[in-house]
RNA sequence: AGAUGAGAUAGAGGUCGCGGCAAAUAAAAGUAGUUUCACGGAGACGCAGAGACGUCGAUGAAGUGAGAUGAAAGGAUUUGUCGCCGAAGUUUGUAGCGUGCUCUGGCGCUAUAAGCUGGGCCUGUGGCCGAAUAGGUGCAGGACUGUCAUCGCGCAUGCGGUGGAGAGCUAUCGAUCUU
Numbered sequence: 001a002g003a004u005g006a007g008a009u010a011g012a013g014g015u016c017g018c019g020g021c022a023a024a025u026a027a028a029a030g031u032a033g034u035u036u037c038a039c040g041g042a043g044a045c046g047c048a049g050a051g052a053c054g055u056c057g058a059u060g061a062a063g064u065g066a067g068a069u070g071a072a073a074g075g076a077u078u079u080g081u082c083g084c085c086g087a088a089g090u091u092u093g094u095a096g097c098g099u100g101c102u103c104u105g106g107c108g109c110u111a112u113a114a115g116c117u118g119g120g121c122c123u124g125u126g127g128c129c130g131a132a133u134a135g136g137u138g139c140a141g142g143a144c145u146g147u148c149a150u151c152g153c154g155c156a157u158g159c160g161g162u163g164g165a166g167a168g169c170u171a172u173c174g175a176u177c178u179u
Stems, first nucleotide, its partner, number of pairs: 001178004007173005014085001017084009033069007043056003047105005088117012118145002121142005127137003147164007
């Protein structure tokens, strides 16, 4: 000096970077629930279907209409604070737990394997969660932005084109090998 590696440490992207916690606010909603009256006339009750168990029901179930009373969770916005830069998220599979019991599903949480995503934004579309047209999410597309490689321009700071991906990039240290 060069080569090799998921070596170690410390950093950067963004003024909506990522996530957690707390508070407030709007909305959820005049909804669910409870209750009164009238109609109704035998079923009803747990996320759905079926079954079992149990409870309620002609002293009137479900349902419909009118009235009185009347929430909450999840999600969202703002502020504060904490931890960070595969921060983190998501899809699929497997296993476990919860959803009164069993089966089949659905939903939520945890663990694990694999895939995808540099970052946020916008548009379209599919399904799901959701009260929702908010938000989250798979896929496709678009411009912006950071980074590296490469090409071109430029006195320089830089500018433009194309392409790649975070196992990346920058800085420092260290290990092995070759000269």

Predicted 3D model of a 179-nucleotide RNA (Lysine riboswitch aptamer) from Anoxybacillus tengchongensis. The prediction has a mean pLDDT of 79. Its Rfam family is "Lysine riboswitch aptamer". About the family: Riboswitches are metabolite binding domains within certain messenger RNAs that serve as precision sensors for their corresponding targets. Lineage of the source: Bacteria > Bacillati > Bacilli > Anoxybacillaceae > Anoxybacillus.